[in-house]
Molecule: c-di-GMP-I riboswitch aptamer
Organism: Desulfobulbaceae bacterium
RNA sequence: GAAAGACAAAGCCAAACCUGCUGAGAAGCAGCGGCGGAAAGCUGCGGGUCUUCUGCAAGACAGCCGGGCUGCCUUU
Numbered sequence: 001g002a003a004a005g006a007c008a009a010a011g012c013c014a015a016a017c018c019u020g021c022u023g024a025g026a027a028g029c030a031g032c033g034g035c036g037g038a039a040a041g042c043u044g045c046g047g048g049u050c051u052u053c054u055g056c057a058a059g060a061c062a063g064c065c066g067g068g069c070u071g072c073c074u075u076u
Base pairs, nucleotide, nucleotide: 002076003075004074005073012037013036018031019030020029021028022027035063041069042068043067045066046065047064048061049060050059051058052057
């Protein structure tokens, strides 16, 4: 440097439900919790889904799929 690995070890992240707060809403943040994950880290670039006081438009989802960037451990 490359490849493989959640059926190993040590670690990491944390679904749903519930509680509090924010928001018009989808949803987000924190706590609990642990469904799962080998990038479930980041990024709205492409597709998709969802929300809407304004639909000419605005917003949400990266743990929906793909792309881009970055990265830990073990083995070969």